[in-house]
């Protein structure tokens, strides 16, 4: 450097529940553990999701998309504990 077999010290925490923020997607905190070797950090690329007090449309259906969300969707960047193998 690469890799993740066994283990130690530990770490994080899905669903669900309560409170709370948000128009929503979804977020925060607490409880809780399905899982995770980067499930630490960064929206850079792709993907997916939401979509107004905005625009189109005919009031509607529907479309667009300002701006957001997901790092536990894939890739990339960056930092890191332990230790067989290479």
């Nucleotide at each position: 450097a690469u890799c993740g077999a066994a283990a130690a010290g530990g770490g994080c925490a899905a669903a669900c529940u309560g409170c709370u923020c948000g128009a929503a997607a979804g977020g925060g905190c607490a409880g809780g553990a399905c899982g995770c070797a980067a499930a630490g950090c960064c929206a850079c690329c792709g993907a997916u999701c939401u979509a107004a007090u905005g625009g189109a449309g005919a009031u509607g259906a529907u479309c667009c998309g300002a701006a957001g969300a997901u790092g536990g969707c894939g890739g990339g960047g960056u930092u890191a504990c332990c230790g067989a193998g290479u």
The RNA shown here (c-di-GMP-I-GGC riboswitch aptamer) has 86 nucleotides and comes from a Rhodospirillales bacterium.
It matches the Rfam family "c-di-GMP-I-GGC riboswitch aptamer". Gene Ontology term of the family: cyclic-di-GMP binding.
Model confidence (mean pLDDT): 84 of 100.
Taxonomically the source falls in Rhodospirillales (Bacteria, Pseudomonadati, Pseudomonadota, Alphaproteobacteria).
It was read from a public genome assembly, where an Rfam model found it.